[in-house]
Molecule: Glycine riboswitch aptamer
Organism: soil metagenome
RNA sequence: CCACUCUGGAGAGCAGGCGUGCCCACCGCGCCUCACCGACGGGGCAAGCCCGCUCAGGCGGGCGACACUCUCAGGUCGCCAUGACAGAGGGGGA
Numbered sequence: 001c002c003a004c005u006c007u008g009g010a011g012a013g014c015a016g017g018c019g020u021g022c023c024c025a026c027c028g029c030g031c032c033u034c035a036c037c038g039a040c041g042g043g044g045c046a047a048g049c050c051c052g053c054u055c056a057g058g059c060g061g062g063c064g065a066c067a068c069u070c071u072c073a074g075g076u077c078g079c080c081a082u083g084a085c086a087g088a089g090g091g092g093g094a
Stems, first nucleotide, its partner, number of pairs: 001092002004089005013034001015033007035076003041072001042070003048063006
């Protein structure tokens, strides 16, 4: 440094409409609409460095971090699931 196992782990809709699952309800699923979240992933970027141009004032381009920002993806009752990050364990590599 990498993956694996165990543990902890936040945020946001009690949303509306249509259809469907034997019937109503509950619940699930599919589609549409609006409103939201940021801690899988992804996009963006400061200083600085490099390159080129220059009227030597500057100009253009490239590299360039985040838990910042965007919200593409993902997610938004509970359960389930995801989950950055942290702790522990035994491994693999440099």